Record summary: The RNA shown here (c-di-GMP-I-GGC riboswitch aptamer) has 89 nucleotides and comes from an Anaerolineales bacterium. It was read from a public genome assembly, where an Rfam model found it. It matches the Rfam family "c-di-GMP-I-GGC riboswitch aptamer". Gene Ontology term of the family: cyclic-di-GMP binding. The prediction has a mean pLDDT of 85.
[in-house]
RNA sequence: UUCGAUAAAGGCAAAACCGGCGAAAGCCGGCUACGCAAAGCCAUGGAUCUAAAGUCACAUAAGUGACCAUGAUUGCCAGGUUACCGAAA
Numbered sequence: 001u002u003c004g005a006u007a008a009a010g011g012c013a014a015a016a017c018c019g020g021c022g023a024a025a026g027c028c029g030g031c032u033a034c035g036c037a038a039a040g041c042c043a044u045g046g047a048u049c050u051a052a053a054g055u056c057a058c059a060u061a062a063g064u065g066a067c068c069a070u071g072a073u074u075g076c077c078a079g080g081u082u083a084c085c086g087a088a089a
Base pairs, nucleotide, nucleotide: 001088002087003086004085011036012035017030018029019028020027021026034075040081041080042079044078045077046076047073048072049071054067055066056065057064058063
């Protein structure tokens, strides 16, 4: 520097379920392993999810609908950054 073996040390932990938080998406903890060679970290670009507040429309009594991220996902992709073990050169 490149790569990731049915190896090996170590690591992470999906879904479901339980408890908590949240308007929701989702998050945190427990339990558990579907998987992961960056499934470590950063919402920077794209993508996706949600729509509390706000705006608009309808109704004007409650409310309903549309739009919208400032909310969320890095275990969707890209980018940035750091790194264990091993192999090869």